[in-house]
RNA sequence: UUCUUCGGGGCAGGGUGCUGCGUAAUCUGACGCAUAUUCCCGACCGACGGUAUAGUCCGUGAACUGCUUAGGCAGCCGAUCCGGUGAGAUUCCGGGACCGACAGUAUAGUCUGGAUGAGAGAAGAA
Numbered sequence: 001u002u003c004u005u006c007g008g009g010g011c012a013g014g015g016u017g018c019u020g021c022g023u024a025a026u027c028u029g030a031c032g033c034a035u036a037u038u039c040c041c042g043a044c045c046g047a048c049g050g051u052a053u054a055g056u057c058c059g060u061g062a063a064c065u066g067c068u069u070a071g072g073c074a075g076c077c078g079a080u081c082c083g084g085u086g087a088g089a090u091u092c093c094g095g096g097a098c099c100g101a102c103a104g105u106a107u108a109g110u111c112u113g114g115a116u117g118a119g120a121g122a123a124g125a126a
Base pairs, nucleotide, nucleotide: 001126002125003124004123005122006121013041014040015039019034020033021032022031023030043110044109045100046099047060048059049058050057055098056097064075065074066073067072080096081095082094083093084092102113103112104111
């Protein structure tokens, strides 16, 4: 330098009932059934490299926004404390917190979709 393969996980259980349908009534409204993995309680999940073993440190990737014929470039980019051990840990042990793109849909980290995509990177071959 070229090629090949690999390369993201997750609502168990319970509550409510927007709305829809039905019943009788025909003014509001009432009752019944269905209805949220999105709401509430609770449960669960954690890409890659670095470093004392990391979702929260440092950096990367994806997503999102803008530009570009394209390759790509720029922007944006969440969240951790206390105690213990130790030479050394925001990484281990104990305890308590917190965070999670876009579109769809009853309001989504977990469902469906872009995506049988892209990709940091890992392994191997020449």